[in-house]
RNA sequence: AUCUUCAGGGCAGGGUGAAAUUCCCGACCGGCGGUAAGCGUAAGCGAGCCCGCGACCCGCAAAUGCGGUGGACUUGGUGAGAUUCCAAGGCCGACAGUAUAGUCUGGAUGGAAGAAGAU
Repeated sequence: AUCUUCAGGGCAGGGUGAAAUUCCCGACCGGCGGUAAGCGUAAGCGAGCCCGCGACCCGCAAAUGCGGUGGACUUGGUGAGAUUCCAAGGCCGACAGUAUAGUCUGGAUGGAAGAAGAU
């Protein structure tokens, strides 16, 4: 450099109502790379809310793309050093549809950060 494959999880139980997995009580989930004092003999593993990226959305463009927008953490402990460890309590989650949706359905048998492999 070319090609191939892979690349997202989740409302149990209950309340109100004509109708809600959308409201209320409660339950559950956490993409990719980096960093990391923890774990491991080692290989290696180790953050949703620290840094960066992707998806979605907006603008421009015939298109590849380019630009923009874009969610969330504190307290205590140990320590030279931790928003990463330990403990506790919090918080966040595109667009369209529908009784108001992180979890249902849809765009999507799509796209993609990237990972692995082959040459």